A computed fold for a 72-nucleotide RNA from a bacterium, annotated as transfer RNA.
């Protein structure tokens, strides 16, 4: 140096224009002598940063970064 992939909650991942979410974890309650488990119910996010389309961008575009992985 040139291409591809990926980047969302504390992890693992959905969500491809129209109110950002699931599981797991974390709080709290209910049950129990009491502890898991069960169940209920909360709390966490300026979608990797910038500008740009657009009425409207987690999402289409274009530069930046970061991983990976492929040529050179």
């Nucleotide at each position: 140096g040139c291409g591809g992939c990926u980047g969302u909650a504390g992890c693992u991942c959905a969500g491809u224009g129209g109110c950002a979410g699931a599981g797991c974890g974390g709080g709290u309650g209910u049950c129990u002598u009491a502890u898991a488990a069960a169940c209920a119910c909360c709390a966490g996010g300026u979608c990797g940063g910038a500008g740009g389309u657009u009425c409207g961008a987690a999402u289409c575009c274009u530069c930046c970064c970061a991983g990976c992985c492929g040529c050179a």
The RNAcentral record of the sequence draws on ENA. It matches the Rfam family "tRNA". The family's RNA type in Rfam is transfer RNA.